The part of an RNA shown here (large-subunit ribosomal RNA, domain I) has 596 nucleotides and comes from Thermocatellispora tengchongensis. Lineage of the source: Bacteria > Actinomycetota > Streptosporangiales > Streptosporangiaceae > Thermocatellispora. Its mean pLDDT, the model's own confidence on a scale to 100, is 82. Rfam family: Bacterial large subunit ribosomal RNA. It was read from a public genome assembly.
Context: one part of a larger RNA
RNA sequence: GGCACACGGUGGAUGCCUUGGCACCAGGAGCCGAUGAAGGACGUGGGAGGCUGCGUUAAGCCUCGGGGAGUCGCCAACCAGACGUUGAUCCGGGGAUGUCCGAAUGGGGAAACCUAGCACCAGUCAUGUGGUGUUGCCGCCGUCUGAAUGUAUAGGGCGGUUGGUGGUAACGCGGGGAAGUGAAACAUCUCAGUACCCGUAGGAAGAGAAAACAAUAGUGAUUCCGUGAGUAGUGGUGAGCGAAAGCGGAUGAGGCUAAACCGUAUGCGUGUGAUAGCCGGCGGGCGUUGCGUAUGCGGGGUCGUGGGACCUUCUUGGGGAGACCGCCGUCUUCCCGGGCAGUGAUAAAUCGGUGGGGUAGCCGAAGCCUCUGGGAAGGGGUGCCGGAGACCGUGAUAGCCGGGUAGGUGAAACUCUGCCGACUGCCGGAGGGGAUCCCAAGUAGCACGGGGCUCGAGGAAUCCUGUGUGAAUCUGCCAGGACCACCUGGUAAGCCUGAAUACUCCCUGGUGACCGAUAGUGGACGAGUACCGUGAGGGAAAGGUGAAAAGCGCCCCGGUGAGGGGUUGUGAAAUAGUACCUGAAACCGUGUGCCU
Repeated sequence: GGCACACGGUGGAUGCCUUGGCACCAGGAGCCGAUGAAGGACGUGGGAGGCUGCGUUAAGCCUCGGGGAGUCGCCAACCAGACGUUGAUCCGGGGAUGUCCGAAUGGGGAAACCUAGCACCAGUCAUGUGGUGUUGCCGCCGUCUGAAUGUAUAGGGCGGUUGGUGGUAACGCGGGGAAGUGAAACAUCUCAGUACCCGUAGGAAGAGAAAACAAUAGUGAUUCCGUGAGUAGUGGUGAGCGAAAGCGGAUGAGGCUAAACCGUAUGCGUGUGAUAGCCGGCGGGCGUUGCGUAUGCGGGGUCGUGGGACCUUCUUGGGGAGACCGCCGUCUUCCCGGGCAGUGAUAAAUCGGUGGGGUAGCCGAAGCCUCUGGGAAGGGGUGCCGGAGACCGUGAUAGCCGGGUAGGUGAAACUCUGCCGACUGCCGGAGGGGAUCCCAAGUAGCACGGGGCUCGAGGAAUCCUGUGUGAAUCUGCCAGGACCACCUGGUAAGCCUGAAUACUCCCUGGUGACCGAUAGUGGACGAGUACCGUGAGGGAAAGGUGAAAAGCGCCCCGGUGAGGGGUUGUGAAAUAGUACCUGAAACCGUGUGCCU
C1' cells in the first nucleotide's frame, strides 16, 4: 500500500408522515370606487423584531344576537399588570373611528412629501400657530349675461349634481393586427384574424322575431349540443382550409315605433268684411278662431292568407261631464262593473301578509372485564347502538373515549328568493266598398377599390363598405349562386327582448387508479421573501426530537467560551439530546486477519 471482516465518522438518499398544493364537481356570488376603491407607506402592544389585526377611539370602541369558563392573536416563552357567572375572551349582524399616499381631485411634487385661498372655531396682548369644512377636470340641469351682427348663437358668470374618472382572474363585443412555423426552399397560400395592443360592457355578452330557408313537399325568431361531415366545396387543385340545408336534442316569448289620417301648441306665409270657420240638420249667436307649411306633443297604426289610413253597415252593461246656445243624432273623456297583464323585454314605484334559504349556533344513540405492552383503540371474553359502521383525533388498529356523522332544531339584526294581496298599466268586435293616401332615401341598386362567406376574381350570387352615381311605394320592391322568363318564398333601409350558452379572482361543501418536500403552486417554512439587475425584469434554498419537554442536575477540561468528557437523572428508546425519525452510497478513519 492493497483486499476482506468488524466498528465508527461524514453525508442526507430511501421508507414512513403532512400543515401545502393540483384537478374536477355542486351550490352561491358575479363586481369594488369621489360616502375616496384596488394596492400601499407610516404608525399602533408595558417590555427588541417578524407575521396577523387595527388606525391618533390604532391586537381595538358602541350596539344587537350566539356562547358559557376561562382570557389578554401567532413565532413564544418569561416578567409585570389586568379582565371574567353583574357572563369576559371568542363567533356572527349592524354601526363608529379610519393618519398619509394612491383615479387622488385646492396648487405643486422625485408616491406616502412641500405649500395655499375662503368660512367658522380654539389659542395669543398681537402676529406666528392649531382644528373642522370647502376649493380638480369633463358632462348634464337651472339661471343671469352676452360678441363679430338686428333677432340670435358662440363665449362668459353663478347655483345645483349619490353623473363620469380608477381598479378587476377568465368569459363577451368592437377597432387595429404580426412573425417564428408549414408548404420538406419560397413569393400566392398557411400559421391566423391567432399572439399582442386599444376601446367598452355585463353577470353573462353577442344574436334574435324572416326583404330567412327550401323546392313543387314543406319549415316557421335567435342561441347551444349531436349528426349531417372531413361530406359539398375551395386550394401554387400544393400544403392545407372547410360549410349549409335537413334530422335528433337543450330552451322556448314575443313586443314597441316611423308614415298616411285626426286633434292641439308654437313659428312663418297667406286670407277677408260677412265670405272661411265654430261636429251634422234647423233656428239663433260669435267673428280670423280659417287655410298652407315646419316642428313638438296627444290619438291612430304596425302587417305579407299584404296591412293600415279613408268612406260605410251591424253589434257592446250602467252612470257623470264636455264639444257657443235650444231640439234630435253623433263624438270625446272620466268613474264603476268585466277581462287581460306586470316588476324591470314590452311603463313604473311602494306597502302589507305568508313561506323558503344565507350570514353565529344547539341537541344528537350505544362498553365493560382481562392479557401483552411505556401506552390499548390490538389479542381473548362477554354485551350494546344504528335514520348514526363518513371522517379526524386520542401514548399501536376505536360504530359505543372526544370532535363529529344520520336525523332534527335555531336569528334580535342584515340579506337573497317564492307566493298572495294592495297597487299599477292596457282593452271594443265583425263585415262591405272603392283603388284616393301611407307603408322607414343619399337608402336599394349600379360602377370602381377593398373586406367577409367553404368560395384565393372565378360563371360569383348573397353580406359589409371607401369614392362616385342614384330608384320605386303593392300593377311596388328583394331573394331563390352571373343573367332573363315563369314559378316559389319574403317585405330591407327604426328599436327592444328572458331562457337554453361561455367563464371563475372569490365564498361554502365535496370528490380523486392526483403529488407527497429535487414531487405538488415559484412559494407546506417571516416567498414573489433573500438575492441579482440602472431598469423592464429574473428569482431561490429551507418540513419531521418525543405520546408528553419530562429539552439532561452535579463534577472535570476549556477563555467564568464554543465544544466535549465523567457520573447520575428523564424517557419505551438518548446511536430519539434540539447539527434531534429512518439514516443508503460516494468520501475519511480505527481495529483484526491475509498478501506484497